[in-house]
RNA sequence: AGAGUUUGAUCCUGGCUCAGAACGAACGCUGGCGGCAUGCUUAACACAUGCAAGUCGAACGGAAUGCACUUGUGCAUUUAGUGGCGAACGGGUGAGUAACGCGUGGGAACGUGCCUCUUAGUGGGGGAUAACUAUGGGAAACUGUAGCUAAUACCGCAUAGUCUUGUUUACAAGUAAAGGAGUAAUCCGCUAAGAGAUCGGCCUGCGUCGGAUUAGGUAGUUGGUGAGGUAAAUGCUCACCAAGCCUUAGAUCCGUAGCUGAUUUGAGAGAGUGAACAGCCACAUUGGGACUGAGAUACGGCCCAGACUUCUACGGAAGGCAGCAGUGGGGAAUAUUGGACAAUGGGGGAAACCCUGAUCCAGCAAUGUCGCGUGAAUGAUGAAGGUCUUAGGAUUGUAAGAUUCUUUCGCUUGUGAAGAUUAUGACGGUAACAAGAGAAGAAGCACCGGCUAACUUCGUGCCAGCAGCCGCGGUAAUACGAGGGGUGCUAGUGUUGUUCGGAAUUAUUGGGCGUAAAGGGUGCGUAGGUGGAUUUAUAAGUGAGCGCUAAAUGUCUGAGCUUAACUCAGGCCUGUCGACUCAUACUAUUUAUCUUGAAUUCGAGAGAGGGAAGUGGAAUUCCUAGUGUAGGGGUAGAAUCCAUAAAUAUUAGGAGGAACGUCGGAGGCGAAGGCGACUUCCUGGCUCGAUAUUGACACUGAGGCACGAAAGCGUGGGUAGCAAACAGGAUUAGAUACCCUGGUAGUCCACGCCCUAAACGAUGAGCGCUAGAUGUCGGAUUUUUUCGGUGUCACAGCUAACGCGUUAAGCGCUCCGCCUGGGGACUACGGUCGCAAGACUAAAACUCAAAGGAAUUGACGGGGGCCUGCACAAGCGGUGGAGCAUGUGGUUUAAUUCGAUAGUAAGCGAAGAACCUUACCAGCCCUUGACAUGGGAGUCAUAGCUUUUGGAAACUUAAGCAUCGGAUCGGCCGGACUCCACACAGGUGCUGCAUGGCCGUCGUCAGCUCGUGUCGUGAGAUGUUGGGUUAAGUCCUUUAACGAGCGCAACCCUUGUCUUUAGUUGCUAACAGGUAAUGCUGAGAACUUUAAAGAGACCGCUAGCUAUAAGCUGGAGGAAGGCGGGGAUGACUUCAGGUAUCAUGGCCCUUAUGGGCUGGGCUACACACGUGCUACAAUGGCAUUUACAGAGGGAAGUGACGUGGUGACUCUGAACUGACCCUUAAAGAAUGUCUCAGUCCGGAUUGCUCUCUGCAACUCGAGAGCAUGAAGUUGGAAUCGCUAGUAAUCGCGGGUCAGCAUACCGCGGUGAAUACGUUCACGGGCCUUGUACACACUGCCCGUCAAGCCAUGGAAGUCGGUUUUGCCUUAAGAUCAUGUUCCAACCCUUUUUGGGAGGUAGUGAUUUACGGUGGGAUUGGUGACUGGGGUUAAGUCGUAACAAGGUA
Repeated sequence: AGAGUUUGAUCCUGGCUCAGAACGAACGCUGGCGGCAUGCUUAACACAUGCAAGUCGAACGGAAUGCACUUGUGCAUUUAGUGGCGAACGGGUGAGUAACGCGUGGGAACGUGCCUCUUAGUGGGGGAUAACUAUGGGAAACUGUAGCUAAUACCGCAUAGUCUUGUUUACAAGUAAAGGAGUAAUCCGCUAAGAGAUCGGCCUGCGUCGGAUUAGGUAGUUGGUGAGGUAAAUGCUCACCAAGCCUUAGAUCCGUAGCUGAUUUGAGAGAGUGAACAGCCACAUUGGGACUGAGAUACGGCCCAGACUUCUACGGAAGGCAGCAGUGGGGAAUAUUGGACAAUGGGGGAAACCCUGAUCCAGCAAUGUCGCGUGAAUGAUGAAGGUCUUAGGAUUGUAAGAUUCUUUCGCUUGUGAAGAUUAUGACGGUAACAAGAGAAGAAGCACCGGCUAACUUCGUGCCAGCAGCCGCGGUAAUACGAGGGGUGCUAGUGUUGUUCGGAAUUAUUGGGCGUAAAGGGUGCGUAGGUGGAUUUAUAAGUGAGCGCUAAAUGUCUGAGCUUAACUCAGGCCUGUCGACUCAUACUAUUUAUCUUGAAUUCGAGAGAGGGAAGUGGAAUUCCUAGUGUAGGGGUAGAAUCCAUAAAUAUUAGGAGGAACGUCGGAGGCGAAGGCGACUUCCUGGCUCGAUAUUGACACUGAGGCACGAAAGCGUGGGUAGCAAACAGGAUUAGAUACCCUGGUAGUCCACGCCCUAAACGAUGAGCGCUAGAUGUCGGAUUUUUUCGGUGUCACAGCUAACGCGUUAAGCGCUCCGCCUGGGGACUACGGUCGCAAGACUAAAACUCAAAGGAAUUGACGGGGGCCUGCACAAGCGGUGGAGCAUGUGGUUUAAUUCGAUAGUAAGCGAAGAACCUUACCAGCCCUUGACAUGGGAGUCAUAGCUUUUGGAAACUUAAGCAUCGGAUCGGCCGGACUCCACACAGGUGCUGCAUGGCCGUCGUCAGCUCGUGUCGUGAGAUGUUGGGUUAAGUCCUUUAACGAGCGCAACCCUUGUCUUUAGUUGCUAACAGGUAAUGCUGAGAACUUUAAAGAGACCGCUAGCUAUAAGCUGGAGGAAGGCGGGGAUGACUUCAGGUAUCAUGGCCCUUAUGGGCUGGGCUACACACGUGCUACAAUGGCAUUUACAGAGGGAAGUGACGUGGUGACUCUGAACUGACCCUUAAAGAAUGUCUCAGUCCGGAUUGCUCUCUGCAACUCGAGAGCAUGAAGUUGGAAUCGCUAGUAAUCGCGGGUCAGCAUACCGCGGUGAAUACGUUCACGGGCCUUGUACACACUGCCCGUCAAGCCAUGGAAGUCGGUUUUGCCUUAAGAUCAUGUUCCAACCCUUUUUGGGAGGUAGUGAUUUACGGUGGGAUUGGUGACUGGGGUUAAGUCGUAACAAGGUA
């Protein structure tokens, strides 16, 4: 410090996710030691048991025990009680609290036990009471009555002042005390007063979470006067008076929360947290209350009420672990019912001492952190084993073993501190030290597709599973599980959770708003914010100094534990703080001025600016009348509709409403919405020019107010045209639409609402600055020019790009509004507004990993342009109808083997299934095998040939004949065969979606790319586009491109003409011979021909056209003319196209999915499709006669001549390794016949008899003869081929092959028609445009309905919580009153059963917790039913959007 993820790729925006650190953590697996820390985050849930606050006999009287003796005293110890101090500290918890609670800084009207200092006192009396004794009540807790007694307990009196109160301000009144110990030095106390210290109470500035879908709150409320009350100021309380007080700088209400020092993270600013340690606060079962006291409204005190628990004799009692342990419960989860007061501290005491679950220690827990160890060195035969393997090896791996060492930790034994001062040590079997034994006792967890370091094998087969995000898994998974190996960390390691970071993803530092989310519809204007130039003063902001900012923490420097963590010392740091002093540039306030901002004045000017009244012409419609007659209207085409009751058309007149043609413009005006005939009236703003005036008067603008298209609403008018709804007609599968005919609200006017728009420049307002060019509108100017508006292009600059560019989206300032992933959601609920429709404001649950912007390359378009192709058109002939052949589907079957199956399968693999082929089925057999290699043994013919048993055959039984080659003669070498065992063979089994090779297709279409350069942030572009031209990215030209490659063309083959060479089996002109005839013979090499080498064609020549070029058109010559015809040749790719020739990976079978054999099947047959053949006839059939090819094949072959047969064919066998044979070509020609019929057409089907091949012709071959003589009379929708030696037609040959050809591959014969042309359908190419497509239109994608699941709104209600308020009841307590009950101290006194003072039980009043009851507010749960939403591989209906998406 970044990375992954939207796309085919790119840039951007933007979210999601990851890598880091941390934790009071938990869970999984694992676990050696020690130090230091930490340990109920949940139920402030309930608690058994023990302990956590006592102490003082030097305050007091008793009692008990012991001792001593003087026998009633003393001493000692213990102690229940009275009394004193403490118990308000220490310890726990965080429920409540949004508050002067906390933090920080101040303040004045207070208190303060113990402590310190100072001053003055401590005199003299009195009456009780607990304990105790006696006697009662009660289960107990406890308690009554009578009697005795003490005090540092209690009460008077005296005295005191610097105390308190009062007033006449120097007087009055009131108010203290306690003694104890003692060695008699004194010490400890007590009272009053003052001061200090400490601690506490109170007030206050500032700071301190979220919600405005909480906007008004408050009656003791705010203030005053008086009184009461308090330690103390104060509405703290009361009476009276006033009506204030708080609040958009967020009151009130609701939700949440103890606050802080700090802590976690972060570069910081910040954000999160508030465990441990420390400060403050609050609480102590829940609520209320006071008492005591210096201090409490009191955790281990009291009273009352409620809930709960326990005891009970049912009458009543007792209790409060949020102290330390511990228990139950809750929970993912958190420890011992330990030791000691040795240390530190606290309480009491004169002290000894006692108490102390504070504390110090120990125990448990890897909970965290820090440190250490689990050994070190040498060690290659690179051991064994494991794993992988290309079978060679590699790796685990110097790792182990082995050899030589060491002993930290742990273990055993011994010694043994500091912590403590003169003493006292829980820790402590301590730490530490020494000795000993022995490598001995001590390694795991996660991960290994990318991010992210680390790879292989097997298993599994969209299953099981993984997953933080992207995503893996559907038979070769580096992603699942396991093994091996590796990587990371290490006594831990992973996961989960939470926080910060990364996230500049709330942006102060540090973001944005034209199109990604985001400018308010527009203006006026309040608060607020900001504000021109010069000057005076102040010193609020600002800067400097000073104070405080607890300690700990942090950090720096040191120090102590072996080190570290840890601990200690010193320094530094820490703020929206405070008061004072200083400074005065800037801001602020203030003083005095200025004119540039702003406004005003005068003179001109333009304008659909606004409002009102009036007027006008054209057109539509309607009405009346005339002319006139059969149609009109409407559409792509029609129909509904109008019209003989006279329409449409046309003429004249009239009525009425709405809108204002031309001018008119990228023009003007207005804040926006918006404004368009003409005239008048009223009225707002703007611009220019000129002069002066005011003197910052300005800008923006939360709330607020006003305006605000269209539609809509209300009332009343109006209604010509148009026109939602509606009706009809069409279209359509449907058509609640698009089109047509009608038509009502509405559109118009007046008044009043509504308040929204893609209210858009998708661009808030104002000011300043920053090159120009050009058009236009309005002014000024003599001109150059200049001011104001409105457009286009463009520099700098900006922008993700597109684009913006003085009318900024540039550079800056000021203010306002708004945004923070997509969906849910321009929604729900609540509120405000509205007559309503609805508007404004505006969430959450849930869900996804994207949604989006701009640009790029493709693909696509019922977008455009150009071009091309038997693509259409023009023609010729077919297919589709018939019969048959053949292939496919389907069906059938034991099997009908398998594959191909849009174009690019279907006379295809198959160039030929009777057996074989053959892969299929049935049956019978074989198991190292039909075939290969290797080992062992045997033999030398057990091979082979002939015959033979059984059998369907394979196979099997038996007999006979026969006995390998080389040779170095060996048990040699080679070869062959048989047997045995195992490695293995074998597989047309699966996977063509694991592959190679080969092939099909787009397409013989003209395209596909690269290097360098340039442009662009980039994907990419350019080149390859443009203008011409071509069959062609062919060539020329232009040109930020210049070149190059694969394709095109050419080179190759063939054919067309000629030449040369060579002539045999071919040829025969001349010469000669010969025949019935024939190159038959001699001979010839001219011709034809054969087959080798050459020539020839290149727009070369010429005229025109074009830009002169490339080229095109015509002509000459030529056998051939513009690529001469044909072939071979197939760029980069696409289709996961095909693969049963072959090869190869993986998987599967191994007495079978291998191998052999017989028979069957692949030939089935209701049907559907493809490809063909033959036809339907006279351009023909039949019969007879007759002419002319080319190219191939031939030895297990072709087979002449001849013979036989009606024929298929047979017999014979010449010739031929080929100018011989196959081999008579047929259509054609000539003659005859048939005469339009199901025929002398057509030949299917069937019967009989034969021929040929072959072991074999039944399933299941071909052919011949005779007989039979089906459908079919030119073929619906649709569809195919072909542009010249082509189509059509005619035959011939070949391959396969024993036999089988209508198929396939070739060959020649005869031999046409048509092409105006490119509008349309199809395929293709180039350019351009749009795109929400990229699996690329067979794309994408929307909504209803149906189904499952999820969360949520409404809802008659219903059940709770919180809160408020009225009333009722009223405990304890407090205050006041009363007090007839009761009363020792003081006073009086008749000295008594007295009275007084003072108190007190009780009673009453006020207040009041809990409780009861009624009303409201708010919030949550639940709710029949209901609303929409989200989501879910393969449901239904349509096709709304994306292309002109087929109606933009």